[in-house]
Context: one part of a larger RNA
C1' cells in the first nucleotide's frame, strides 16, 4: 500500500410527517378616493431589534350585543397590574387617526422647508394653537380694459372632476421573429405592446332585417349544430362564413316633425316676415296630423318615500351513547361485556376512539348594521273605429367618382358596412334592400336617442373538493420580492422535523474557553438542542490476508497457502464434506457512451457520490383490437331529479350508413357517352354499419428534451466616456527678447543704423498638473490595463471642480468603426417567446420472434426530403405459382480471333506525279544514293472495325429431381438515400494510390469463435443455454504452445529461410549440345620473341608504342605485329602475341534450368512472434496427430409447424444481430373493490446475509428504526438514468503545494492560561510640496469609555475600523435655508399634436457665482469661531432723554410698491511701488547652568523674547473736476429721477469727494508665557507658578488692486444697498442721542477625508477637488538632509 470484515466520523439521500402551496366547484361580492384612497415614512410596549396591531386618545378609547374565567399579540422569563360591579376575547356602530402620497397655501432632492388670512393666548418684538387659502370645468352673482354700449379679463360663492385597481370590456395606434422548407402579395395578427375610457360587468340591441319551399320568421347576446361545408387564396402556405335547426335568457320604449295654445327677440310706421322658448299632440305602415264618430277607469307596466313582515349575512348557542381487564412509558390496540345513531364527515387526545375533547346530523338565536323578497301610497304611462283631399315623417345626408379600410371574401363580376377628397338627390305615385346591373315580385322604413337578463373575468370573502405536490417537489417564496447584485430600469436565492411533555441536563471533575467525563431527566440521550430516520461519495481506527526481481481495462477461469465456521449433510463427539475472507502462481483478456465505411482509440462526453432530468396533453383523422346495438347506429348544447364538479333520466337538433352515374341539368339499379336499344366506362346483381373504449400512426398546437447568432415593441441609462452650456479654480523656477517708444548717428525729407527701454509668443528649458512613445516586470497580477526606469505637453486648440444639455431607426465624434457605466458595425433591461434551428448533443427496466439499407427517379437537390426498392405485422387466398438443379428450345456479337469493310500502321516492289541534273531553238528526251499517291506484296493494330466467334449469363417450356411456404394480393408500421475492403471484368489516373467511378461475387457493416504474432473487410466457420468428452476445417506438430525433433529422396551454406529491381559474378546442382586433346591438349616451369628499319610523313626529337598515312610490306625462321602493354627528352630497358621443350589426361568457352551470392544505407537489442534452428530451411512423396462457440454425445429452455390427443404430450425444424417492426412481462407512485390482512409482543425506511427465479426482480432472517403498511383484481399516470462541456448539493484530487499584496528593526518591563506581533520606556530607522495639518464630496457611528475573543483580520493576538453595553455632535455672527439670480428645469392661461404628449408667456425653481454681523484664550474621555472667560458687532422691540413738527383749511414734512434710476458689475498678460504674513540673526532683555578631564564667569551654553476682533486717530497710494440755484417740448404712469439747455462759484504740483491696505493708540492692571514645580498607589512635567517682551536684516505666490500699462479673442445676471416720491395712498408723529431692559427661528456640526472608514468584490502598490506648506544648500514647490508632526505598515 491492496482486498475483506467490524466500529466510528462526515454528509444529508431515503422513509414517515405538514404549518405552505396548486387546481377546481358552489355561493357571496365586485369598485376605493378631496369626509384625503391605494401605497408608504416615522412613531407607539415596564424592558422591544423584527413581525403583527394601532396613531401623540398610538398592541389601544366609547356604546350596544355575544360570551363566562381567566387575561396583559407572535414570545419565554422577570417586574407591575386587570378581572363575577363580568376582564381578555368575538361581532356591530362610533371616536381618534402624526407626516408623505391625486396631495390641493407656496416650494421641494416624497415622508421636509417657508408662508398669508381670520380667531384666540402674551404689553411688544417674537412664539404658539385652531380653521381656511391649489387647478380646471359648469352654474350663478359681482366687477370690469383697449372702446361709448358691450365683450375679453378678474373676483366671490356653489357643485363636480383629478389619483388608484388582478383579470374581464370598448376604443385610438400597432410590430417582428416565424410559416410559405428561399422571398416580395399572403401568414404570424389586428396577436404582443403603448395609450384613452368605463363598469360590476362592458359592448350590442328593438329591422331602410333575414329569406325565397306549396313557405315563412320577427331586437340583442351566449351555447350546440350547420361545417372544416359554401367560399377565399403567389387558387401556394393558409384563412374560413352564413341561412336554417336545437337551446339559455327574454322587454320593450322615448324624441324631432305635422297640428294646437302661449311667451320673447329682430326688421318694418304697420300689416307682416323671420328667429326662438314653454306646454299639449304624436312616434311608425292597418303611420300620424287633420275631419267625423265614439269609449270611460278596467288592465299590463313603471316607480319606490316610509312602514311592516319574511328570508339571509355579519357574533353565537344546544347537541346522543362505555366500562373492565391484558400488554405497554402512555391505550384509542387485544380480550370480555354494553350503548347511541336525523350524529360511523373530520380533527385532536402519550399507538389505531361512533360512545374522552372539539365537532357532525338535527334544532335555536341579533341590541346594531347590511342585502334580497313580499304588501301598501303619491307620481308617470297606457285605450277605439271610419275617411284619405291636404300636411308631416331626421341633408352637405343617401348616392356617384376617386383613395383606402372593414366584411370568411387578397379588386375580383364584388353587393352590403365605414369614410379622406370632389360632386350631390328624392319626399310616401317618393326611398332602401334582396351579392355587379336591369325588370318583375317580395321585405323594410336610413341619415336622433335609451334599454334589464342570458355572456366575460376574479384582486377579494365564505364553505368545500382533489386516482394534485410533500421541502432539489408544490407559488420565486412552508413567507421573501427578503438577503444579495446593478447608477438605473431590472434581476433575485437558500434555509422545515428534540420529545407525549422541556422533564432543555442541578451538582462534581478536566480545561482560559470551546469541548468532554460522571451524575440526573426520559420509554429511548447513538432523541442533548450542530437534536426523527441517518444511505453514498469521502476520512479514520482495529482485525484477517497479500505484497520487497515486479509491469498494464484491474476482471474471468484454474489454484498452493493462511485464517474462519452461520446454515446444511454424515457422525455420539472430535471432525469430515461443504462453505466464507484474503490469495502466491498460471492461462485468456486494449473500459463505457456517442458518432461513424471503420474507434482500445491519441475522435466526442463524464473528477466521484446522491437527488432532479426528455414522445406528454387537447381536438381531428385513419388503421387494428374489443364492447353495445344493428338496416340501422348515436346523441350535442340544454333540461329535470338527486345522496351534488358525480350519477340517473331526458333532449333526435345534428352526424354517419342504407344508391349510383354524370361537368351539370338530370335520371336512377342503373347511368354517362352516342343518331343508336350497339359497344365501352363506372356501378348494381354479391348490403354492414354505427357509437363508445384501448392501442399504433398522422395533422393542428412549443408537441421528445436542452442549445443560437439574430428580429421587433416598450422602457432605463451621459455618476464612465464624447461634445456643448453656465459658473468657479490651477499652472515652482529659469531663458529668449517681437512690435512700440526714447536717445544718438544718418537723409533734402523719408528710409536706414546703433544703444537703451519695452515685454510679445498655440516661444524655449523644466517641477506640480495633464498625457501615454519604449524596454522590462507582471500575465490563476498588488491591479479585469498597473509598476520600476526613461519619454511628451506644460499661458494654452491648456488642465480641472460643481451644476446642466444631447439617447439607440439615436446621440457625440480635431474621424480610430471611436465613445455612449469593465458591454458597441449599432447600449442595457423586460416583453413577443418555449422565436426558428433540413444542425450538434442527450433520451432512463427486462425477455422473446423476425430483421434491413447505404440503391433508382425527382428535388435551389447533394450530410435534407418524397415515391419506388429492401424489413416487419395483420388479413386473404390458389394449391405449387417461388428457389435450385436437370432436359429441351431460344436470341445475342462480349472474350478470343481476323483484316473482307472503316480506319491506323511498317518494310519492299512498282510506278503516276513533283524536285534536282544533263540535253534541247522548240516539242521533247535522258539520268537520279531525292520526295512519293495508287496498286501489288510481307509482317501488324482497333472501346466507338467485323468475312468470324465462344464460355458464362439471360428468357421460356417440360415436370423426372431437391427444397418446403419461400411467391402473389390488400392493408397498418418502419428504418435506409455517408458505405468499406477483397477477388474477378472495365473506365479515369501514370495498366500510381489504403485513389476514384461502374459491373459482378463475398465478407464487414449488423458476426462472436479458430487461423493469419497482434490485425472491421483475408482463410476456415455462422455463438439458444449448461457439462464433459470425441471427430474435423483453415492452419499447424523443437521450447514458449495443443500436436512428429516421423519415414524416404533430393536441394541450400546464404541464418538463404526471416523483404527487393536493372545489372553483375570461375557459388553450386541438373540437362542437352559444341571446341581442343596420347600425332600430348589446358595450366605451370625453361628457352626464343629476330632482320630491311629509326617504315614514310611530321617534328627540336618521333627509333614498334605523341600524331598522320597505308590492300600493314618484305626477309630470316620452330616462331616472332612496321607491334599487346610498362617505360625514355628521344634511344635504351621489361613484357605480350607467337614458337619449341619439360609434364602426362582431360581441358575450354557458351546455352537452358533448380537453389543460392552481390546490388542492399537511419537513428531502442528492434527483430523469423521470441528462444533458437543447418533443419526446427526449401522441393517431392507417405503416415500419424493437434486444432473452432463447426459436427457429434447428455441435459435443459423457447419459437414455429405437424400429429394424435388434449397433456402443455410427442415428432421435426429453428433460435448471431445494428436501424427497425411485432409480442410477453418486472418494478416504483396513486385510486377503487375485496380479502381482509399485518402492525408498539414493533410498520415504512436503512444495513448485512451462504435464499428463490430465464431476466427485469421476489422472499426470508438478524440488527437499526419508532408509526405506519401489504396482497389479489381492475384502473390512472410527473412510471425506471451512466453519459446531454446536463442542473443542485455534498465530498475528493491537485496539496499541506502556490501564496500571505512594495518597506528595518532591537532590548527591557507590564498585565496574562498563553506574547516576534498588545501596552509603556529606551535605542535604531522611514516620510517631511508628506506617510504632517485643515476643508468640500462621499461614507454614516467607523468617534469615546468599559468589557469580550466564537467568527472577520491573508500569521498570532490579551489587540482592532470586529462583537456587546453605555456615552458623545450645544451657534443671532461658521456652512445652508428664511435674500438674489446663471446655464438649465417646471410652467397658469396659450400654441401644436391619433392618444400618451411636445413647445412656451407671465411666473416659479435652480449655485459652482452676488449679498450678509465674532474675535482671543481656556476647558474635555469624546464638541467647540457653537460651552466658559474676556472684549465686540448685526437686526428688531419696548421704555427714557433731547430736538423739530402738525393738530380749521391749504401748504409743507415724514413714510411709502413688484415702479423709475444709480450702483452692484466683473476678462487676460506684464511690470513697478508700498505694506504685511513668514523667516533669520543679535554683542540687547529675561531665566537657568557651571559639569568626568583641560580651558572658561565672557563677546560662554540652553531656552524664551507673543498678543485678536472691535473702536478712535492717521496714512503710502489710486480715481474723479466739484458745488449751487434755475429752465426743459425728450424718457417715463409719474416725479426734486435720468437726459438736455444756459448760468454762477471754486480749482489745475492743490483743495474736495470717494476708495484704501497698513500703522499708532485703546482693547490689555487682561490673556498667554520659559524656568521652577507638588499632594496623593509615579498619577505628572499634571495642578500651581509667573520673568523678559527690544533692535537689525530678509521678505512673498498674500493685501493695496485688474489700481496702472499693453494687446485683442473686447471679457454674467439679479437682489441686498443708495436716490426718487409717482399710483392707490398712509400718517401723527418724525429724527437724533446715549442709557436701560428685551427678542433672535430651522437644518448641519461626532469621526475618516491622497485614505484600512470614499470609488475600485478585499484592511487592494490604482483613482479622488481645494487650503496651509518651516530650516540648510539651491533659480526652484527640483534633489538631498532635517524641524514641527506622523509612522515603524498585520507574518
Nucleotide at each position: 500500500a491492496g482486498c475483506a470484515u467490524a466500529u466510528a466520523g462526515g454528509g444529508a439521500a431515503u422513509g414517515c410527517c405538514u404549518u405552505g402551496g396548486c387546481a377546481c366547484u358552489a355561493a357571496a361580492c365586485g369598485c376605493c378616493g378631496a369626509u384625503g384612497a391605494a401605497g408608504g415614512a416615522c412613531g407607539u410596549g415596564a424592558c422591544u431589534a423584527a413581525c403583527u396591531g394601532c396613531g401623540a386618545a398610538a398592541a389601544g378609547c366609547u356604546a350596544c350585543g355575544g360570551g363566562g374565567a381567566g387575561c396583559u399579540g407572535u414570545a419565554a422569563a422577570u417586574g407591575a397590574g386587570c378581572c363575577g360591579u363580568g376582564a381578555u376575547c368575538c361581532g356591530u356602530a362610533g371616536a381618534u387617526a402624526u407626516c408623505c402620497g391625486a396631495a390641493u397655501g407656496c416650494g421641494g432632492a416624497a415622508a421636509c422647508g417657508c408662508a398669508c388670512u381670520a380667531u384666540g393666548g402674551u404689553g411688544g418684538a417674537g412664539c404658539c394653537a385652531u380653521a381656511g387659502u391649489a387647478u380646471c370645468a359648469u352654474a350663478a352673482c359681482a366687477u370690469g380694459a383697449a372702446u361709448u354700449c358691450a365683450u375679453a379679463g378678474u373676483g366671490u360663492u356653489a357643485u363636480g372632476a383629478g389619483g388608484g385597481g388582478a383579470a374581464c370590456u370598448c376604443a385610438g395606434g400597432g410590430a417582428a421573429c416565424u410559416g410559405a422548407a428561399a422571398c416580395a402579395u399572403c401568414u404570424a395578427a389586428g396577436u404582443a405592446c403603448c395609450u384613452g375610457a368605463a363598469g360590476g360587468a362592458a359592448a350590442a340591441g328593438a329591422a331602410a332585417g333575414u329569406a325565397a319551399a306549396c313557405a315563412a320568421c320577427g331586437a340583442u347576446u351566449a351555447c350546440c349544430u350547420u361545417a372544416g361545408u359554401a367560399g377565399u387564396g403567389g387558387c401556394g402556405a393558409g384563412c374560413g362564413a352564413a341561412c336554417g335547426g336545437g337551446u339559455a335568457a327574454c322587454a320593450g320604449c322615448c324624441c324631432a316633425a305635422a297640428c294646437c295654445a302661449u311667451g320673447g327677440g329682430u326688421a318694418g310706421c304697420a300689416a307682416u316676415a323671420u328667429c326662438u322658448g314653454u306646454g299639449g299632440g304624436g312616434u311608425u305602415u292597418a303611420g300620424g296630423a287633420c275631419u267625423c264618430a265614439g269609449u270611460g277607469a278596467g288592465u299590463a307596466g313603471u316607480g319606490g318615500a316610509a312602514a311592516c313582515g319574511c328570508u339571509u349575512g355579519u357574533a353565537g348557542u344546544u347537541g346522543a351513547a362505555c366500562a373492565a381487564u391484558c400488554u405497554g412509558g402512555a391505550a384509542a390496540g387485544g380480550u370480555u361485556g354494553g350503548c347511541g345513531a336525523a350524529a360511523c364527515a373530520g380533527a385532536g387526545u402519550a399507538a389505531a376512539a361512533g360512545c374522552c375533547u372539539c365537532g357532525u346530523a338535527g334544532g335555536c338565536g341579533a341590541a346594531a348594521c347590511a342585502a334580497g323578497c313580499g304588501u301598501u301610497a303619491a307620481g308617470c304611462g297606457a285605450a277605439u273605429g271610419a275617411g284619405u283631399a291636404u300636411c308631416c315623417a331626421g341633408a352637405g345626408u343617401a348616392g356617384c367618382g376617386u383613395g383606402g379600410g372593414g366584411c370568411a371574401c387578397g379588386u375580383g363580376g364584388a353587393a352590403u358596412c365605414c369614410u379622406g377628397c370632389g360632386c350631390g338627390a328624392a319626399g310616401a305615385u317618393a326611398g332602401g334592400a334582396g351579392g355587379a346591373c336591369c325588370a318583375u315580385c317580395u321585405c323594410c322604413a336610413a341619415a336622433g336617442g335609451c334599454u334589464a337578463a342570458a355572456u366575460a373575468c376574479g384582486a377579494u370573502u365564505u364553505a368545500g373538493u382533489g386516482a394534485c405536490c410533500g421541502a432539489u417537489a408544490g407559488c420565486g417564496a412552508a413567507u421573501a420580492g427578503u438577503a444579495c447584485c446593478g447608477u438605473g430600469a431590472g434581476g433575485g436565492a437558500a434555509c422545515g422535523g428534540u420529545g407525549a411533555a422541556a422533564a432543555g441536563a442541578a451538582c462534581c471533575c478536566c480545561g482560559g474557553g470551546a469541548g468532554g467525563g460522571g451524575a440526573g431527566u426520559g420509554a429511548a440521550a447513538u432523541a442533548g438542542a450542530a437534536c426523527c430516520u441517518g444511505a453514498a461519495a469521502c476520512u479514520a481506527u482495529a482485525u484477517g490476508u497479500u505484497u520487497a526481481c515486479a509491469a498494464g481495462c484491474a476482471g474471468a477461469g484454474a489454484g498452493a497457502g493462511c485464517a474462519c465456521u452461520a446454515c446444511g449433510u454424515a457422525g455420539c463427539a472430535a471432525u469430515a464434506c461443504a462453505g466464507u475472507g484474503c490469495a502466491a502462481u498460471c492461462u485468456c483478456g486494449u473500459a463505457c457512451u456517442u458518432u461513424u465505411u471503420g474507434u482500445a482509440g491519441a475522435a466526442c462526453g463524464g473528477g466521484c457520490c446522491g437527488g432532479c432530468g426528455a414522445g406528454u396533453u387537447a381536438c381531428u383523422g385513419u388503421a387494428u383490437g374489443u364492447a353495445g346495438c344493428g338496416a340501422g347506429g348515436u346523441u350535442a348544447a340544454g333540461g329535470c331529479a338527486u345522496u351534488a364538479a358525480g350519477u340517473g333520466c331526458u333532449g333526435g337538433a345534428g352526424c354517419c350508413g342504407a344508391a349510383g352515374c354524370g361537368a351539370a341539368a338530370g335520371c336512377g339499379a342503373g347511368u354517362g357517352u352516342u343518331a343508336a336499344u350497339a359497344g365501352c366506362g363506372c356501378g348494381a346483381u354479391u348490403u354492414a354499419g354505427u357509437u363508445g373504449c384501448a392501442u399504433g400512426c398522422a395533422g393542428u398546437a412549443g408537441a421528445c428534451c436542452c442549445g443560437a447568432a439574430a428580429c421587433g415593441a416598450g422602457a432605463c441609462g451621459a455618476c464612465c466616456u464624447a461634445u456643448c452650456c453656465a459658473u468657479g479654480a490651477g499652472c515652482a523656477c529659469g531663458u529668449u527678447g517681437a512690435a512700440g517708444c526714447a536717445g544718438a548717428g544718418g537723409u533734402a525729407a523719408c528710409a536706414c543704423u546703433c544703444u537703451g527701454u519695452g515685454g510679445a509668443g498655440g516661444a524655449c528649458g523644466g517641477a506640480a498638473c495633464a498625457c501615454a512613445c519604449u524596454c522590462c516586470u507582471g500575465u490563476u497580477g498588488a491591479a479585469a490595463u498597473a509598476g520600476u526606469a526613461g519619454g511628451u505637453g506644460a499661458u494654452g486648440a491648456c488642465u480641472u471642480g460643481u451644476g446642466g444639455a444631447u439617447a439607440g431607426c439615436g446621440g457625440a465624434g480635431a474621424a480610430a468603426u471611436u465613445c455612449c457605466a469593465a458591454u458597441c458595425g449599432a447600449g442595457u433591461c423586460u416583453c413577443g417567446a418555449u422565436a426558428u434551428a433540413g444542425c450538434u448533443g442527450g433520451u432512463u427496466c427486462u425477455c422473446c420472434u423476425c430483421g434491413a439499407a447505404a440503391u433508382a427517379g425527382c428535388u435551389u437537390u447533394a450530410g435534407g426530403g418524397c415515391u419506388a426498392g429492401c424489413c416487419u405485422c395483420u388479413g386473404u387466398g390458389u394449391a405449387a405459382a417461388g428457389a435450385u438443379a436437370g432436359u429441351u428450345g431460344g436470341g445475342g456479337g462480349u472474350a478470343g480471333a481476323g483484316c473482307a469493310c472503316u480506319g491506323a500502321a511498317u518494310g519492299g516492289u512498282c510506278u503516276a506525279g513533283g524536285g534536282g541534273g544533263c540535253u534541247u531553238c522548240g516539242c521533247g528526251g535522258c539520268c537520279u544514293a531525292c520526295c512519293g499517291a495508287a496498286a501489288c506484296u510481307u509482317a501488324u493494330c482497333a472501346a466507338a472495325c467485323u468475312c468470324c466467334g465462344a464460355a458464362u449469363a439471360c428468357c421460356a417450356a417440360c415436370g423426372c429431381a431437391u427444397u418446403g411456404a419461400u411467391a402473389g394480393c390488400a392493408g397498418g408500421g418502419a428504418g435506409u438515400c455517408a458505405g468499406a475492403c477483397u477477388g474477378c471484368g472495365a473506365g479515369u489516373g501514370a495498366u500510381a494510390a489504403g485513389a476514384u467511378c461502374c459491373g459482378u461475387a463475398g465478407u464487414c457493416a449488423a458476426a462472436a469463435g479458430g487461423g493469419a504474432a497482434a490485425c472491421a473487410g483475408c482463410c476456415c466457420a455462422g455463438a439458444c443455454c449448461c457439462a464433459c468428452a470425441a471427430c474435423u476445417a483453415a492452419g499447424g506438430u523443437c521450447c514458449c504452445u495443443a500436436a512428429u525433433g516421423u519415414a524416404c529422396a533430393g536441394u541450400u551454406a546464404a541464418g538463404u529461410g526471416u523483404g527487393g529491381a536493372a545489372g553483375g559474378a570461375u557459388g553450386u546442382g541438373u540437362a542437352a549440345a559444341c571446341g581442343c586433346a596420347u600425332a600430348g591438349a589446358c595450366a605451370a616451369c625453361c628457352a626464343g620473341g629476330a632482320u630491311g628499319u629509326u617504315g614514310g610523313c611530321u617534328c627540336a626529337g618521333a627509333a614498334g608504342c605523341a600524331g598522320c598515312c597505308a590492300c600493314u610490306c618484305a626477309u630470316u625462321a620452330a616462331a616472332a605485329g612496321a607491334g599487346u602493354g610498362c617505360g625514355u627528352a628521344a634511344u635504351a630497358g621489361c613484357u605480350c602475341a607467337c614458337u619449341g621443350g619439360u609434364c602426362g589426361a582431360g581441358u575450354g568457352g557458351g546455352u537452358a534450368u533448380g537453389c543460392g551470392c552481390c546490388g542492399a544505407c537511419a537513428a531502442u537489442a528492434a527483430u523469423c512472434g521470441g528462444g533458437g534452428c543447418u533443419a526446427a530451411a526449401c522441393u517431392g512423396u507417405a503416415a500419424a496427430c493437434c486444432g473452432a462457440a463447426g459436427u457429434u454425445u447428455g441435459g435443459g429452455a423457447a419459437u414455429a409447424u405437424a400429429a394424435u390427443u388434449u397433456a402443455u404430450u410427442u415428432a421435426u425444424a429453428u433460435u448471431g444481430g445494428u436501424a427497425g417492426a411485432g409480442g410477453a412481462g418486472c418494478a416504483a407512485u396513486g385510486u377503487g373493490u375485496a380479502u381482509u390482512g399485518g402492525g408498539c409482543u414493533g410498520a415504512a425506511g436503512c444495513a448485512c446475509a451462504a435464499u428463490c427465479g430465464a431476466a427485469a426482480g421476489g422472499g426470508u432472517g438478524u440488527g437499526u428504526g419508532g408509526a405506519c403498511u401489504a396482497u389479489a383484481c381492475a384502473c390512472a399516470a410527473g412510471a425506471g438514468a451512466g453519459a446531454a462541456u446536463g442542473c443542485c448539493g455534498g465530498c475528493a484530487u491537485g496539496a499541506g503545494u502556490a501564496g500571505c499584496g512594495a518597506g528595518a528593526g532591537c532590548g527591557u518591563a507590564g498585565a496574562c492560561a498563553u506574547a516576534a506581533u498588545c501596552u509603556a520606556c529606551g535605542c535604531g530607522g522611514u516620510c517631511g510640496a508628506a506617510u504632517g495639518u485643515c476643508c468640500a464630496a462621499g461614507g454614516u457611528u467607523u468617534u469615546c469609555u468599559g468589557g469580550g475573543g466564537a467568527a472577520g483580520g491573508u500569521u498570532g493576538a490579551a489587540c482592532c475600523a470586529c462583537c456587546c453595553a453605555g456615552a458623545g455632535u450645544a451657534a443671532g455672527u461658521c456652512g445652508g435655508g428664511g435674500c438674489c439670480u446663471a446655464a438649465g428645469c417646471c410652467g397658469a392661461g396659450g400654441g401644436c399634436g391619433a392618444a400618451a404628449g411636445c413647445c412656451g408667456u407671465a411666473g416659479g425653481u435652480g449655485a459652482u457665482g452676488g449679498a450678509c454681523a465674532a474675535c482671543a484664550g481656556g476647558u474635555a474621555g469624546a464638541u467647540a469661531u457653537u460651552c466658559c472667560u474676556g472684549u465686540a458687532c448685526c437686526a428688531c422691540u419696548u421704555a427714557a432723554u433731547g430736538u423739530a413738527g402738525a393738530c380749521c383749511a391749504a401748504g409743507a414734512g415724514u413714510c411709502g410698491a413688484g415702479g423709475c434710476a444709480g450702483g452692484g458689475a466683473c476678462g487676460c498678460a506684464g511690470a513697478a511701488g508700498g505694506a504685511u504674513a513668514g523667516u533669520g540673526c543679535a554683542a540687547c532683555c529675561g531665566u537657568g547652568c557651571g559639569a568626568a578631564u583641560g580651558g572658561a564667569a565672557g563677546u560662554g551654553c540652553a531656552c524664551g523674547g507673543c498678543u485678536a476682533a472691535a473702536u478712535c486717530a492717521u496714512u503710502a497710494g489710486u480715481a474723479g473736476g466739484a458745488u449751487u440755484a434755475g429752465g426743459u417740448a425728450g424718457u417715463g404712469a409719474a416725479g426734486u429721477a435720468c437726459g438736455c439747455c444756459a448760468a454762477a462759484u471754486u480749482a489745475u504740483u492743490a483743495a474736495c469727494u470717494a476708495u484704501g491696505a497698513g500703522u499708532g493708540a485703546u482693547g490689555a492692571u487682561g490673556g498667554g508665557g520659559a524656568a521652577u514645580g507638588a499632594a496623593a498607589u509615579u498619577u505628572a512635567g499634571u495642578a500651581a507658578g509667573g520673568a523678559a517682551g527690544u533692535g537689525c536684516a530678509u521678505g512673498a505666490a498674500u493685501c493695496c488692486a485688474c489700481g496702472c500699462u499693453g494687446a485683442c479673442g473686447a471679457g454674467a445676471a439679479a437682489a441686498g444697498c443708495u436716490g426718487c416720491a409717482u399710483a392707490c395712498g398712509a400718517u401723527a408723529u418724525a429724527c437724533a442721542u446715549u442709557u436701560a431692559a428685551g427678542u433672535g427661528c430651522c437644518c448641519g456640526u461626532a469621526c475618516c477625508c491622497c485614505a484600512a472608514a470614499c470609488c475600485g468584490a478585499c484592511a487592494c502598490a490604482g483613482g479622488u477637488g481645494g487650503a496651509c506648506g518651516a530650516u540648510g544648500u539651491g533659480a526652484g514647490a527640483a534633489a538631498c538632509a532635517u524641524a514641527a508632526g506622523a509612522c515603524u505598515g498585520g507574518c

This is a predicted structure of a 1691-nucleotide part of an RNA (large-subunit ribosomal RNA, half A) from an uncultured Clostridia bacterium. Rfam family: Bacterial large subunit ribosomal RNA.